[in-house]
RNA sequence: CGGGGUGUAGCGCAGUCUGGUAGCGUACCUGGUUUGGGACCAGGUGGUCGUUGGUUCGAACCCAAUCACCCCGA
Repeated sequence: CGGGGUGUAGCGCAGUCUGGUAGCGUACCUGGUUUGGGACCAGGUGGUCGUUGGUUCGAACCCAAUCACCCCGA
């Protein structure tokens, strides 16, 4: 320098194909249970989807640029 992949809740990930209410597990908070803790059960909080711009009535999803990390080539 060229090509490809990944980026979504504190953490691990799905959702992108086919644009239409942002989800799962875990963690955390509250309550129940227990002598207490753990486990278990019930409920709840937490995101402007790496960033910027564009297309569209509508973008995590389509397009462009850019940033970080990883892989391949030179």

Annotation:
The RNA shown here (transfer RNA) has 74 nucleotides and comes from Bdellovibrio sp. The organism belongs to Bdellovibrio, within Bacteria. It matches the Rfam family "tRNA". From the family's description: Transfer RNA (tRNA) molecules are approximately 80 nucleotides in length. Rfam links the family to the GO term triplet codon-amino acid adaptor activity.